[in-house]
Context: one part of a larger RNA
RNA sequence: UGACGGGGACCCGCACAAGCGGUGGAGCAUGUGGUUUAAUUCGACCACGCGAAGAACCUUACCUGGGCUAGAAUGCGAAGGACGGAAUUGCAAAACAGUUUCUUCUGGGGUAAAACCCAGACCUGAAGCAAGGUGCUGCAUGGCUGUCGUCAGCUCGUGUCGUGAGAUGUUGGGUUAAGUCCCGCAACGAGCGCAACCCUUACCGCUAGUUGCUACAGUUCGGCUGAGCACUCUAGUGGAACCGCUGGUGAUAAACUGGAGGAAGGUGGGGAUGACGUCAAGUCAUCAUGGCCUUUAUGUCCAGGGCUACACACGUGCUACAAUGGCCGGUACAAAGGGCUGCAAACCCGCGAGGGGGAGCCAAUCCCAGAAAACCGGCCUCAGUUCGGAUUGCAGUCUGCAACUCGACUGCAUGAAGCUGGAAUCGCUAGUAAUCGCGGAUCAGCAUGCCGCGGUGAAUACGUUCCCGGGUCUUGUACA
Numbered sequence: 001u002g003a004c005g006g007g008g009a010c011c012c013g014c015a016c017a018a019g020c021g022g023u024g025g026a027g028c029a030u031g032u033g034g035u036u037u038a039a040u041u042c043g044a045c046c047a048c049g050c051g052a053a054g055a056a057c058c059u060u061a062c063c064u065g066g067g068c069u070a071g072a073a074u075g076c077g078a079a080g081g082a083c084g085g086a087a088u089u090g091c092a093a094a095a096c097a098g099u100u101u102c103u104u105c106u107g108g109g110g111u112a113a114a115a116c117c118c119a120g121a122c123c124u125g126a127a128g129c130a131a132g133g134u135g136c137u138g139c140a141u142g143g144c145u146g147u148c149g150u151c152a153g154c155u156c157g158u159g160u161c162g163u164g165a166g167a168u169g170u171u172g173g174g175u176u177a178a179g180u181c182c183c184g185c186a187a188c189g190a191g192c193g194c195a196a197c198c199c200u201u202a203c204c205g206c207u208a209g210u211u212g213c214u215a216c217a218g219u220u221c222g223g224c225u226g227a228g229c230a231c232u233c234u235a236g237u238g239g240a241a242c243c244g245c246u247g248g249u250g251a252u253a254a255a256c257u258g259g260a261g262g263a264a265g266g267u268g269g270g271g272a273u274g275a276c277g278u279c280a281a282g283u284c285a286u287c288a289u290g291g292c293c294u295u296u297a298u299g300u301c302c303a304g305g306g307c308u309a310c311a312c313a314c315g316u317g318c319u320a321c322a323a324u325g326g327c328c329g330g331u332a333c334a335a336a337g338g339g340c341u342g343c344a345a346a347c348c349c350g351c352g353a354g355g356g357g358g359a360g361c362c363a364a365u366c367c368c369a370g371a372a373a374a375c376c377g378g379c380c381u382c383a384g385u386u387c388g389g390a391u392u393g394c395a396g397u398c399u400g401c402a403a404c405u406c407g408a409c410u411g412c413a414u415g416a417a418g419c420u421g422g423a424a425u426c427g428c429u430a431g432u433a434a435u436c437g438c439g440g441a442u443c444a445g446c447a448u449g450c451c452g453c454g455g456u457g458a459a460u461a462c463g464u465u466c467c468c469g470g471g472u473c474u475u476g477u478a479c480a
Stems, first nucleotide, its partner, number of pairs: 001480002003477003007474007015464002019428005026319008034310002042051002062305007075129002079124003084102007105120005132294002135292003141288002143283003146279001148277001153192006159168003172183003198271004203239007212229003216226003242265001245259005321421001325380006337368003342361002347356003387418001392413007434456007
């Protein structure tokens, strides 16, 4: 100087407390461990709906079997041939290895037309130069990332003090979300962080007015037509908030606490933004890369299987156990997105998944698209039930060469556990929690996951003694 303390002082955080809803019990989904397996590919353990924004083949790295050896890709390359299409043999199948047959590129020269010559594209391709490796080492590395932590800290120059390591500044009195600001002070300044500048949302103006809108008229009652751009909205550009004004408190300071005005008030809400560093943290399997290993195999092609196994244990979720509910009928109100080998309307068929159909739309125009909870009316009356939907049987639909291993969905039948969950434990302070539906990425198909969107919409916070984590000062130390 740090680190540590079941030392002290001060302060903060959904850290506790006050509340609301869960997890832990049940069934299922999903990840992990374990076990099993020919293989159940690998990594991550401050991991576990994580890498994976989507394992039937492919992916795929794993296993079994069948092939290749300058090889699956690229460049140069002697030489040869268009490429290609169809049929077919061997092999369980494909890869691979053959057989038959059809066709014979472009430009220039040459020719009556060809033959022929040159050049080019494409394909095959000996020798060779060269490859390949998701093999090992993240403790050889780059890059990227997590974490403490969006915590308020981390440092430097000059000066001063100290023999020196170092100190001072950065401590102190106040204040703040903040090393934020003020005052004081052997310090005076500065840098990286904080804040602001950026995006979005909330209010108003100006510009613009179609595909959007409708105060006026018409109307087949549909913004449909005329007319208009007022209003809504859209999207560009400005304004607006600064403790600016005001009462009080305070050192007259910084600031704090009320009030007015205002759409908004004290960082307005949300996002992006992550200092010096810590953990030899994670990643050699995104990529790059040193070293090592491998080269008829640890490379590569293919078929099938596996990653989907199942006595069990844990994490994360979904659905429930019901009456603030379930079922049936009627009837409202969104936002944000996506659409060309795409989204697909009306209409017809089917109980339905879906099928036929194909208008319209490269989209403020058309489509996905019915929002759902809510509201109105009816039935059920506390029961393992008209709760709950697992499991299983049968029959189907769709995608796709192909749904057996191993897809999603539909109909009929079946109707399991479950009556609110031990010890323990998690999230959340406002348009939040809870609850309700909608969209998107990935994607042929496959979502209870993930990322977004809006609808309805709470309770509680006395307080900082205690638990956890963090910051500043101080103290002890046999630790570095």
Background
Small-subunit ribosomal RNA, 3' major domain from a metagenome, 480 nucleotides, folded computationally. Its mean pLDDT, the model's own confidence on a scale to 100, is 81. Rfam family: Bacterial small subunit ribosomal RNA.